[in-house]
RNA sequence: AUGUCGAACCGGAUGGUCGCUGUCUGGCUCGUGGACGCCGGGUUUCCCGGGCUGCGCGAUCCAGAGAGAGGAAAGUCCGAACUCCACAGAGCAGUGUGCCGGAUAACGUCCGGGAGGGUGGCGUCAAGGCCACUUUACGGAAAGUGCCACAGAGAAUAUACCGCCUGGGUGAGCGAACGGCGCAAGCCUGAGGUAAGGGUGAAAAGGUGCGGUAAGAGCGCACCGCUCGCACAGUAAUGGGCGAGGCAUGGCAAACCCCACACGGAGCAAGACCAAAUAGGGAAGGAAUGGGAUCGCAAGAUCUCAUGCGUGCCUGCUCGGUGCGCCAAACUUCCGGGUAGGUCGCUUGAGCCGAUCAGCAAUGACCGGCCUAGAGGAAUGACCGUCAACGGCAGCAAUGCCGUACAGAAUUCGGCUUAUAGGUUCGAUAUCACU
RNA sequence: GGCGCUAUCGUCUAGGGGUUAGGACGUGAGAUUCUCAAUCUUAAAACCCGGGUUCGAUUCCCGGUAGCGCUACCA
Numbered sequence: 001a002u003g004u005c006g007a008a009c010c011g012g013a014u015g016g017u018c019g020c021u022g023u024c025u026g027g028c029u030c031g032u033g034g035a036c037g038c039c040g041g042g043u044u045u046c047c048c049g050g051g052c053u054g055c056g057c058g059a060u061c062c063a064g065a066g067a068g069a070g071g072a073a074a075g076u077c078c079g080a081a082c083u084c085c086a087c088a089g090a091g092c093a094g095u096g097u098g099c100c101g102g103a104u105a106a107c108g109u110c111c112g113g114g115a116g117g118g119u120g121g122c123g124u125c126a127a128g129g130c131c132a133c134u135u136u137a138c139g140g141a142a143a144g145u146g147c148c149a150c151a152g153a154g155a156a157u158a159u160a161c162c163g164c165c166u167g168g169g170u171g172a173g174c175g176a177a178c179g180g181c182g183c184a185a186g187c188c189u190g191a192g193g194u195a196a197g198g199g200u201g202a203a204a205a206g207g208u209g210c211g212g213u214a215a216g217a218g219c220g221c222a223c224c225g226c227u228c229g230c231a232c233a234g235u236a237a238u239g240g241g242c243g244a245g246g247c248a249u250g251g252c253a254a255a256c257c258c259c260a261c262a263c264g265g266a267g268c269a270a271g272a273c274c275a276a277a278u279a280g281g282g283a284a285g286g287a288a289u290g291g292g293a294u295c296g297c298a299a300g301a302u303c304u305c306a307u308g309c310g311u312g313c314c315u316g317c318u319c320g321g322u323g324c325g326c327c328a329a330a331c332u333u334c335c336g337g338g339u340a341g342g343u344c345g346c347u348u349g350a351g352c353c354g355a356u357c358a359g360c361a362a363u364g365a366c367c368g369g370c371c372u373a374g375a376g377g378a379a380u381g382a383c384c385g386u387c388a389a390c391g392g393c394a395g396c397a398a399u400g401c402c403g404u405a406c407a408g409a410a411u412u413c414g415g416c417u418u419a420u421a422g423g424u425u426c427g428a429u430a431u432c433a434c435u
Numbered sequence: 436g437g438c439g440c441u442a443u444c445g446u447c448u449a450g451g452g453g454u455u456a457g458g459a460c461g462u463g464a465g466a467u468u469c470u471c472a473a474u475c476u477u478a479a480a481a482c483c484c485g486g487g488u489u490c491g492a493u494u495c496c497c498g499g500u501a502g503c504g505c506u507a508c509c510a
Base pairs, nucleotide, nucleotide: 001431002430003429004428005427006426007425008424009423010422012387013386014385015384016383017382018381020068021067023065024064025063026062027061029059030058031057032056033055037052038051039049040048041047042046070406074417075416077415078414079413080412081411082267083266084265085264094263095262096261097260098259099113100112101111102110103109114138115136116135117134118133119132120131121130122129139258140257144256145255146252147251148250161198162197163194164193165192166191167189168188169187170186173183174182175181206224207223208222209221210220211219225247226245227244228243229242230241232239233238271344272343273342274341281335282334283333284332285331288307289306290305291304292303293302294301295300308326309325310324311323312322313321314320351370352369353368354367356365357364358363389404390403391402392401393400394399436506437505438504439503440502441501442500445460446459447458448457453490462478463477464476465475466474483499484498485497486496487495
């Protein structure tokens, strides 16, 4: 210098014109409240009255100042804050988490450690071993149930296909050797032994070596692994050590399950307050009175007559006539719930930045500084310059033209996951060049 | 905004660790018919994507993508 990997950070800069959404300041106008000031009156330390003004509040408009998307605002996957509902206590079911310790408001997140796996290097004849990086949903398979296809003899109560060995049968041939006798390769096997070797498989019931044996085998021994026990170190996971045991316990729990721990439900469209029109709920108000008939024990019901009241018509008014009603309803007034709408919740917060200290670190303590969107069918934009970075095209070159990642707040935080052009810094490592 | 569910031939679906991924409708080819329909024979056609667990994944787990549904105050 280049490449690869990892971590952290940035996510164009600057100027002009026109807009959009909040906040603050000032002004015009309007609405509203309205003085202890001004005016008027009275029974004059005061009271009354209406009007005006200062002033307060609100709204439209105008002017000015200042602010206005992210590292993920995304997915809504975890954990909380906040709010409402539910709630004697205990258990079952369900869901989630799962080595140990720490951090934290909390977490399935983060940090440190342990153990296992992988890669590279060192070392060794070869292993065991040591170092670095990286990775792991990492409780229990000795509670129980279940599954392990195909292949293979055998897949979890181990098994016996080939092979090896023993026994039995047969027996070429050999012995000076035809018979008998002895030895005997080979062949056969409903017998026995074996699990070293072959073969199958993802996986074959400890591994390697020596001894041993008819052949073999933890059968014996050494080393490694494993199980159990003991004390030691460590907060712990666990580690190394000593002793005992020939080995018992295949894998799968992101199969059911067991163990330990945690968990009430909903979500800002949560929820709280103010409060039209219409409909609906509740309360109050209200012109009736007398007689007769029928039914009925009665209470009462139905019908009818007269007077009165209300109202319509004849008729503009009065009288008169006539219809309807006088039960309830309508209607009037008041009350409560509550919709539209409005206000709050709403952004000063487990907040951000910078030092110092504690800690290996995550993080915490303390000091100083800062205020950084708060909309609600939802603003954060458009255009024009200059500069920078990268990419593409054209060009010998100078240079010119074109393009600019993922994506956009919606109650708020802490994480995780996913998307992301390009750039900066640091660390590790490989190669090349120079010293 | 918040919450829940689903994804298998072109369509509707079965299968819930070892399958040649099954069925119905549809589609293509052939037979039948003068022709069409119906019928018969036959063929093609699928596990949304990426990782992980496992000897083995359409199935189990995680992440993503797409689609669908519910939800506003009171009762």